[in-house]
Context: one part of a larger RNA
RNA sequence: CCCUCGUUAAGGAACUCGGCAAAAUAGCCCCGUACGUUUGCAAGAAGGGGUGCCUGAGUAAGGUGAAAAGCCUGAAAGGGCCGCAGAGAAGUGGCUCUGGGGACUGUUUACCAAAAACACAGGUUUCUGCUAAGGCGUAGAAGCCGAAGUAUAGGAGCUGAGGCCUGCCCGGUGCUGGAAGGUUAAGGGGAGGAGUUAAGGAGAGAUCCUGAAGCUCUGAACCGAAGCCCCAGUGAACGGCGGCCGUAACUAUAACGGUCCUAAGGUAGCGAAAUUCCUUGUCGGGUAAGUUCCGACCCGCAUGAAAGGCAUAACCACUGGAGCGCUGUCUCAACGAGGGGCCCG
Numbered sequence: 001c002c003c004u005c006g007u008u009a010a011g012g013a014a015c016u017c018g019g020c021a022a023a024a025u026a027g028c029c030c031c032g033u034a035c036g037u038u039u040g041c042a043a044g045a046a047g048g049g050g051u052g053c054c055u056g057a058g059u060a061a062g063g064u065g066a067a068a069a070g071c072c073u074g075a076a077a078g079g080g081c082c083g084c085a086g087a088g089a090a091g092u093g094g095c096u097c098u099g100g101g102g103a104c105u106g107u108u109u110a111c112c113a114a115a116a117a118c119a120c121a122g123g124u125u126u127c128u129g130c131u132a133a134g135g136c137g138u139a140g141a142a143g144c145c146g147a148a149g150u151a152u153a154g155g156a157g158c159u160g161a162g163g164c165c166u167g168c169c170c171g172g173u174g175c176u177g178g179a180a181g182g183u184u185a186a187g188g189g190g191a192g193g194a195g196u197u198a199a200g201g202a203g204a205g206a207u208c209c210u211g212a213a214g215c216u217c218u219g220a221a222c223c224g225a226a227g228c229c230c231c232a233g234u235g236a237a238c239g240g241c242g243g244c245c246g247u248a249a250c251u252a253u254a255a256c257g258g259u260c261c262u263a264a265g266g267u268a269g270c271g272a273a274a275u276u277c278c279u280u281g282u283c284g285g286g287u288a289a290g291u292u293c294c295g296a297c298c299c300g301c302a303u304g305a306a307a308g309g310c311a312u313a314a315c316c317a318c319u320g321g322a323g324c325g326c327u328g329u330c331u332c333a334a335c336g337a338g339g340g341g342c343c344c345g
Base pairs, nucleotide, nucleotide: 001340002339003338004337005336006335007334008333010331011330014329019326027051028050029049030048031047036041038161052081053080054079055078061073062072063071064070082086094324095323096322097321098320099319100318101316102315106118107117122159123158124157125156126155127154128153134145135144136143162312163310164309165308167241168240169239172238173237174234175233176232177231178230181229182228183227187223188222192218193217194216195215196214199210200209201208202207242260243259244258245257246256269303270300281297282296283295284294285293
């Protein structure tokens, strides 16, 4: 010096990102217990007092029981005794106030993350009429799950208890429905065209011209479904939810007006927020002093309603702020114990 412990004057968080760690609290009995609340809770709230042994006494009282039997549970007042100390050791809640988040019990990164993430009951949309939808399997199989279920069922998506609510836009994309018109494949269809040559013609001949049928190739009109275009519906479908200018008898502001654009221009709520750049916004509170915190304001860079909005009792090894208690966290370090380190073997 390191590790693990013990104690510490005065102070008591001044330490530090942060009370991390440590200290403190602690059992049982009695008294007592606020706000809030979904009336269950909150609550062991908080805050106090008691605690050993002998006697009282296995009594009073209670339970069982037909019983004043037996058995079980089992005090108190009062009196007395001892110690520094009576839950005498070990083990064994610190508490309060106020925000954020998630309702809750649960689940998770086996081995750096336990959470505000996942799940959840509840809500809602959609698919599915049974050989169901959906899925496994394979090659497009058999077979199996769904389910020995049947729309109060099963699959999928989103949201996430309960409370109050959930606004506007269907122009684009998606989905659903529609079928008049436009477009549209294979296929049907076969007008027309081409190749070939029997034959005919020309030529002395080679060969040339015309060219039926057949075969082969090509091929217009016309008939062809869904789809797309088109017409509607649909947001707890993907998504979206404006700009400029002027105006009131101080000023300021603008209930009001004008104009442009849009499918429609953000409603109720909430708001410097787990969201606010400017920003340590401004005001108030708490402190002697507060970039954090709480309450407001609203100028929302870039909130907002099931990618749910806003409040919310209870709950939480979640997270922010404050206080009481308590302490070697610190001012500031000291001493002690054990084990290492170091030296010798």
The part of an RNA shown here (large-subunit ribosomal RNA, domain IV) has 345 nucleotides and comes from a soil metagenome. Its mean pLDDT, the model's own confidence on a scale to 100, is 88. Rfam family: Bacterial large subunit ribosomal RNA. The family is grouped with related families in Rfam's "LSU clan".